[in-house]
Context: one part of a larger RNA
RNA sequence: UGACGGGGGCCCGCACAAGCGGUGGAGCAUGUGGUUUAAUUCGAUGCAACGCGAAGAACCUUACCUAGUCUUGACAUCCAGUGAACUUUCCAGAGAUGGAUUGGUGCCUUCGGGAACAAAAUACAGGUGCUGCAUGGCUGUCGUCAGCUCGUGUUGUGAAAUGUUGGGUUAAGUCCCGCAACGAGCGCAACCCUUUUCCUUAGUUGCCAGCGGUUCGGCUGGGCACUCAAAGGAGACUGCCGGUGACAAACCGGAGGAAGGGGGGGAUGACGUCAAGUCAUCAUGCCCUUAUGGCGUAGGGCUCCCCACGUGCUCCAAUGGAAGAUACAAAGAGAAGCGACCUCGCGAGAGCAAGCGGUCUUCUUAAACUCCUUUCUAGUCCGGAUUCAAGUCUGCAACUCGACUCCAUGAACUCGGAAUCGCUAGUAAUGGGGGAUCAGAAUGCCACGGUGAAUACGUUCCCGGCCUUGGUCCA
Numbered sequence: 001u002g003a004c005g006g007g008g009g010c011c012c013g014c015a016c017a018a019g020c021g022g023u024g025g026a027g028c029a030u031g032u033g034g035u036u037u038a039a040u041u042c043g044a045u046g047c048a049a050c051g052c053g054a055a056g057a058a059c060c061u062u063a064c065c066u067a068g069u070c071u072u073g074a075c076a077u078c079c080a081g082u083g084a085a086c087u088u089u090c091c092a093g094a095g096a097u098g099g100a101u102u103g104g105u106g107c108c109u110u111c112g113g114g115a116a117c118a119a120a121a122u123a124c125a126g127g128u129g130c131u132g133c134a135u136g137g138c139u140g141u142c143g144u145c146a147g148c149u150c151g152u153g154u155u156g157u158g159a160a161a162u163g164u165u166g167g168g169u170u171a172a173g174u175c176c177c178g179c180a181a182c183g184a185g186c187g188c189a190a191c192c193c194u195u196u197u198c199c200u201u202a203g204u205u206g207c208c209a210g211c212g213g214u215u216c217g218g219c220u221g222g223g224c225a226c227u228c229a230a231a232g233g234a235g236a237c238u239g240c241c242g243g244u245g246a247c248a249a250a251c252c253g254g255a256g257g258a259a260g261g262g263g264g265g266g267a268u269g270a271c272g273u274c275a276a277g278u279c280a281u282c283a284u285g286c287c288c289u290u291a292u293g294g295c296g297u298a299g300g301g302c303u304c305c306c307c308a309c310g311u312g313c314u315c316c317a318a319u320g321g322a323a324g325a326u327a328c329a330a331a332g333a334g335a336a337g338c339g340a341c342c343u344c345g346c347g348a349g350a351g352c353a354a355g356c357g358g359u360c361u362u363c364u365u366a367a368a369c370u371c372c373u374u375u376c377u378a379g380u381c382c383g384g385a386u387u388c389a390a391g392u393c394u395g396c397a398a399c400u401c402g403a404c405u406c407c408a409u410g411a412a413c414u415c416g417g418a419a420u421c422g423c424u425a426g427u428a429a430u431g432g433g434g435g436a437u438c439a440g441a442a443u444g445c446c447a448c449g450g451u452g453a454a455u456a457c458g459u460u461c462c463c464g465g466c467c468u469u470g471g472u473c474c475a
Stems, first nucleotide, its partner, number of pairs: 001475002003472002007469003011465003015459002019423005026314008034305001042053002064300004068295003073124001077123001082118002086103001089100004107114002126288002129286002135283002137278003140274001142272001147186006153162003166177003192266004197234005203228001206224003211221003237260001240254005316416001320375003324371002332363003337356002342351003387408001390405004429451002432448001434446002
């Protein structure tokens, strides 16, 4: 000087407390461990692995296994020469592949040749093989915590200290005052995006206040007020008033205002820590080179299942279930696409087929809500697992192993032990719509708007962290 303490002091955080809703019980979905297997490819393992890489394993993907098969190779460059490339049909085979057969001599040209393709030769290609404890790059984490340092000066024999400590204050090493320090840098904050109010500009595909018409639909004449979509501005700064305070920084209250003291949300992650994670994105050293490489080869596996754990969905019901009626969003996507209307089907869907590369058209009826009827506390008109039969769709192909529909079946489960998680406001909780990936395949992920709470006395205690001080056998 650090680190540590079941030492002291000060402060903060959904850390506790105060509340609301969960997990842990049940069924299922999904990931992991384990077991099994020819293979169940590999990685991730306290917080910071476990709906994680994977924004989507039927084949492919695919790296694994079994079998078949190739050796300059599926892919790249160079050298030399020959033939165009390609196409038709057939045979063997699980296919990769092997054999036969038919048509065809092209394209550009500075006439040297070039582009593309097949075979042959050599250098080489290739490797998801190994080490993340050799590394780069990228990332997680403490933590959006308020810290981490330097120059010069000064003090000390020196390691070092000072500055950065002290008194206040802040979300903040934020600012003020003091001070052997004076300054500076990386962080904080601000500059960026979005949301909340208004103004100006230009009114189509947007809108409809007033005036006509109307098939009652902004449909139409018309209008650009309003909504709205962008572009540019305005606006919030403790600016104003009062109080507290050291006359300071600041804090408390008030006015005006759409908004008030960081307005709400995002992006932004200092010096460093964990030999943290990744050699399977990529790069890199070593190793393999008739194999540790290759085949869009075939089939299987990653989907197994006595069990254990994590994360979710659906529940156990009456603030509910069921039948009928009925209202109101935002955001996003669409051409090998979204697909109206109409017809058929109980339905998943099918047929026909307008419109739309989209403020015009389609996905697209939002659902909880509200009204009315029924059910009467039951394993039920709750709950929907499981299973049989029949189907739909995607796709060469749904057996291993897809999603959905309909008829029937109708399991556990009556609110969950010890323990444990999230959340402070348009939040929790609850109800639905969309997107990426994607042929098909979400209860996951990402984003959207609807309804919309309770509680916070406070910092004694648990956990994590900042600063400071005394201790130490530790470095």

RNAcentral holds the full RNA, with entries from ENA. A computed fold for a 475-nucleotide part of an RNA from an uncultured bacterium, annotated as small-subunit ribosomal RNA, 3' major domain.